RNA sequence: GAUAAAGGCAAACCCGGUGAAAACCGGUGACGCAAAGCUAUGGGUCUACCACCAUGAAAAUGGUCACGACCGCCAGGCCGCCGAA
Numbered sequence: 001g002a003u004a005a006a007g008g009c010a011a012a013c014c015c016g017g018u019g020a021a022a023a024c025c026g027g028u029g030a031c032g033c034a035a036a037g038c039u040a041u042g043g044g045u046c047u048a049c050c051a052c053c054a055u056g057a058a059a060a061u062g063g064u065c066a067c068g069a070c071c072g073c074c075a076g077g078c079c080g081c082c083g084a085a
Base pairs, nucleotide, nucleotide: 001082008033009032014027015026016025017024018023031072037078038077039076041075042074043073044070045069046068051064052063053062054061055060
């Protein structure tokens, strides 16, 4: 890729679990997806336990920071199912 067929994934909500959090895993459920398969390489976004800084007698409060997270934010890389004309 065809207003075709087969097959696939699964947002939010809710339930259980992990985590400091972001978020992730399982169940349920379908908002959507033709790479919504894999990969944090570049940009971006989210979080801030620890650490550092400030205030404080302390407890604590505020700020900064990715080494944490997201590929269902955009690029890049890798790999792949079905299929007429």
c-di-GMP-I riboswitch aptamer from a soil metagenome, 85 nucleotides, folded computationally. The coordinates come from a structure-prediction model, not an experiment, and the mean pLDDT is 88. The RNAcentral record of the sequence draws on MGnify. Its Rfam family is "c-di-GMP-I riboswitch aptamer". About the family: GEMM was predicted in a large-scale screen for bacterial structured RNA regulatory elements.